Context: one part of a larger RNA
RNA sequence: UGUUCUGGAACUGAGAGAAAGUGGACACAAGUACGAGAGGAACGUGUCGACGUGGCCAACGGUGAACGGUUGUCUGACAAGGCAUUGCCGUGUAGCUGCGCCAUAGUGGAUAAAGGCUGAAAGCAUCUAAGCCUGAAGCCACUCUCGAGACGAGUUCCAGUCUGAGGACUGGGGUAGAAGACCCCGUUGAUAGACAGGGGGUGUACGUACCAAGCGCAAGCGAGGUAUUCAGCCCGCCUGCACUAACAGUCCAAAAG
Numbered sequence: 001u002g003u004u005c006u007g008g009a010a011c012u013g014a015g016a017g018a019a020a021g022u023g024g025a026c027a028c029a030a031g032u033a034c035g036a037g038a039g040g041a042a043c044g045u046g047u048c049g050a051c052g053u054g055g056c057c058a059a060c061g062g063u064g065a066a067c068g069g070u071u072g073u074c075u076g077a078c079a080a081g082g083c084a085u086u087g088c089c090g091u092g093u094a095g096c097u098g099c100g101c102c103a104u105a106g107u108g109g110a111u112a113a114a115g116g117c118u119g120a121a122a123g124c125a126u127c128u129a130a131g132c133c134u135g136a137a138g139c140c141a142c143u144c145u146c147g148a149g150a151c152g153a154g155u156u157c158c159a160g161u162c163u164g165a166g167g168a169c170u171g172g173g174g175u176a177g178a179a180g181a182c183c184c185c186g187u188u189g190a191u192a193g194a195c196a197g198g199g200g201g202u203g204u205a206c207g208u209a210c211c212a213a214g215c216g217c218a219a220g221c222g223a224g225g226u227a228u229u230c231a232g233c234c235c236g237c238c239u240g241c242a243c244u245a246a247c248a249g250u251c252c253a254a255a256a257g
Stems, first nucleotide, its partner, number of pairs: 001149001005160007015146004021051002024048005034039001052104005060098004066091005071084005106142004114134004166252004171185004191245003195240004199235004207228005214221002
């Protein structure tokens, strides 16, 4: 912008696309058919694993906000920190992910090569000339995705119409995301933050009290340990709660009548 009023919702399905998987091993079939024997199938059924493809994160692994330990040095000391590859090391939720998990059916139709039936031209023969039957991982359907700009512009339902149907901007955001776009919310509200509760990570904080190997003539010093303390610190999760901010608004806008 069109679809001959506009907007919203749901469809039909012309058409387009799709790895709609591929190739193995083993067991049964079966030591069967076949074969003098030696040997030795198939149709079919099931199991396993490989590669590819699509999806997912309960478990396993990776990464990982965060928490903790620790070395050297600096901030006068403690505490708290800076720097040293994130200094090094340990653990690690969500999310993302693979090395992990799940899925990955066959049936029908028309055929190719090929195999045939009937059968003349050519009294025979001949799968072919008329006619007919089979036959592939391939083709077409069934399956999945998109799909009415399908100009042959489709169908159904709902709402509305001259001061407003609807949309855009602005505002809070994320099932989305490079920017646009998309999706949700905007006080008739849980959209984000704060706070509270739950859940989770780390692993028991600072300070204080007591104990303490030992050192010291003495006064005292003292790594470390125990208690306070399942502490302290932290959270991208869940729930609650209008405390903060979604305010105030602006613009575009439809036929007949």
Molecule: large-subunit ribosomal RNA, domain VI
Organism: Candidatus Altiarchaeota archaeon